[in-house]
RNA sequence: GGCGAGAUAGCUCAGUUGGUAGAGCAUCGGACUCAUAAGCCGAGGGUCGAGGGUUCAAGUCCCUCUCUCGUCA
Numbered sequence: 001g002g003c004g005a006g007a008u009a010g011c012u013c014a015g016u017u018g019g020u021a022g023a024g025c026a027u028c029g030g031a032c033u034c035a036u037a038a039g040c041c042g043a044g045g046g047u048c049g050a051g052g053g054u055u056c057a058a059g060u061c062c063c064u065c066u067c068u069c070g071u072c073a
Stems, first nucleotide, its partner, number of pairs: 001072007010025004019056001027043004049065005
């Protein structure tokens, strides 16, 4: 340098055909307990890597760029 995959919550990851962004773990609170842990109930937490375009509507489609991984030379 060519090709492919990826970037979404603190972490690991879903999000299928474009239609209100989710789960598990973690954190905080509640209930339970003599107390703690586990288990139970609830809550907070997101410019969806950056910029632009298409659309009534974009995590999703198109273009450019950045970074990570794989592969070929």

This is a predicted structure of a 73-nucleotide RNA (transfer RNA) from a Candidatus Dojkabacteria bacterium. Rfam family: tRNA. About the family: Transfer RNA (tRNA) molecules are approximately 80 nucleotides in length. Its mean pLDDT, the model's own confidence on a scale to 100, is 83. Taxonomically the source falls in Candidatus Dojkabacteria (Bacteria, Bacteria candidate phyla).